[in-house]
RNA sequence: CACGACAAAGGCACCCCCGUCGAAAGGCGGGUCCGCAAAGCCACGGGUCCUCCGGCAGCUCCAAGGCCAGGACAGCCGGGCUACCGACG
Numbered sequence: 001c002a003c004g005a006c007a008a009a010g011g012c013a014c015c016c017c018c019g020u021c022g023a024a025a026g027g028c029g030g031g032u033c034c035g036c037a038a039a040g041c042c043a044c045g046g047g048u049c050c051u052c053c054g055g056c057a058g059c060u061c062c063a064a065g066g067c068c069a070g071g072a073c074a075g076c077c078g079g080g081c082u083a084c085c086g087a088c089g
Base pairs, nucleotide, nucleotide: 001089003086004085011036012035016031017030018029019028020027021026034075040081041080042079044078045077046076047073048072049071050070051069054068055067056066
């Protein structure tokens, strides 16, 4: 450098439950432990999800729905940044 061992040490924590914040998606804390070698960090590209407020098109009007806008997910994929341990190579 590459790789991730039927190895060791250490780490994270799905679902569900409780508390709390939020309009929601969801966040945070605790319990739990499905899994994870970046399940550490960054919404840059795609994707998915949400709609309190606002805008646009459409419509005779309204609603639903759409587009925009705003937000969420890094444990959906890609990309970027950083990193513990260690055999084989």
Predicted 3D model of an 89-nucleotide RNA (c-di-GMP-I-GGC riboswitch aptamer) from a Frankiales bacterium. The sequence was found by an Rfam model in a public genome assembly.